[in-house]
Molecule: Bacterial RNase P class A
Organism: Candidatus Krinioviventaceae bacterium
RNA sequence: AAAGCAGAUCAGAUGAUCGCGUUCCGCGUAUUGCGGGAUGAGGAAAGUCCGAACUCCGCAGGGCAGGAUGGUCCGUAACGCGGACCUGUUGUGAGACAGGGAAAGUGCCACAGAAAAUAUACAGCCCUUACGGGUAAAGGUGAAAUGGUGAGGUAAGAGCUCACCGCCCCGGUGGUGACAUCGGGGGCAGGGUAAACCCCAUCCGGAGCAAGACCAAAUAGGAGAGAAGAGGCUGCCCGCCUUGUUUGACUCUCGGGUAGGUCGCUAGAGGUACCGGGCAAUCGGUAUCCCAGAUAAAUGAUCAUCGGCCCGCUUGCGGGCAACAGAAUUCGGCUUAUGAUCUGCUUUGGAU
Repeated sequence: AAAGCAGAUCAGAUGAUCGCGUUCCGCGUAUUGCGGGAUGAGGAAAGUCCGAACUCCGCAGGGCAGGAUGGUCCGUAACGCGGACCUGUUGUGAGACAGGGAAAGUGCCACAGAAAAUAUACAGCCCUUACGGGUAAAGGUGAAAUGGUGAGGUAAGAGCUCACCGCCCCGGUGGUGACAUCGGGGGCAGGGUAAACCCCAUCCGGAGCAAGACCAAAUAGGAGAGAAGAGGCUGCCCGCCUUGUUUGACUCUCGGGUAGGUCGCUAGAGGUACCGGGCAAUCGGUAUCCCAGAUAAAUGAUCAUCGGCCCGCUUGCGGGCAACAGAAUUCGGCUUAUGAUCUGCUUUGGAU
C1' cells in the first nucleotide's frame, strides 16, 4: 500500500426568534386567558417472526390428535435467544456454516452400468480336449459397487495371512459433559437420504390493549324459534360446571337505539456511573436520575456559528452534500433497510 475477516460507536452541536403536545407553579377580567419551569419520535420505532408481563375465558383436570425445538454445559422472567466449549465440513488464513436416531420399520437413489439389494457376473483372468469349474483383485459405468493402502500368498484371486488405518466390543486416564487420548480383543457389516414418512428426548390451554373495567345517555323493560336437552372448557373423547322441561344461562333470525366519556396509559424483569464475582454471556452491591403518553393524532420552521464528508484552488478561501426512516400497552430477542467513523486480527507486495 492492496485485498479480506470479525466487532463497536454515532445518527450532528450551540444560540436566537416564532409555533405546537403533556405536566407543574404563579397571576387573572376566573368564559375561551397571561407569564414562567420541566419535558417531548429509533437503532432499527420497521417485519409481526419467537418469548413473556398484563387482561379476559375456563378455573377441574386427564388422554388423543396437532405443533415447535434438537451436540454439551451455562445465562435468562422465558425463548426457536445469548455465551463458552466439543465434533464435522470448508477456506492459505483471520474465520464461516452445520449438529438426536439409518443396528425399530417403511419409502426413494434418475441416467449410465452386468448389478443400486432377491448381489449377481457383461467383458476380463486362471484351470479344462470339451462340457464346465473357480474368481471378484486389475478394467469399465456411476455421486455411491461385497471397508482402504502396502506386502506376502495363489492355477488366477480374495481378510486367505500380516502391518497400519476404518468398524464393533471391553477397560484405563483427563473433563460437570459433549468428547479427547491410551491399552486389549475381534476378521467384521453394502452405502446415501429423516427441512422423506417415522422413532426418541424436551416443551406447548386459548384469545389478545380494537384485551378488558367503569360511568352516562337513548330505544320498543321489542318480537319469534330451539329437540330434552342446550351452552362452556382450541379440534376430538372422557370428566366437570352453568342453565333447564320453555318462566332461558345460551344459540339463531327479524327489527330498533347509542357509537359519548374515564381508566387501562407508562416508576419499569427501568436508565446511568463505579466496585466486586465470572473466560464470557451475565449476576450482585453502592450511588444517582425520572427521560412522550397523543387520540385524527403534537414532537416543528427560519437564521447564524461551529463540527463531519466531498470537490476546486491562491493552504485558507469558495462551493456542495448529509442515509434508512416516525411512538400508539410494555419489555427481551431475531430478521430486514441504511450513512459515516473507529478498533482488533489475517494474507500478499514493497521499504527500513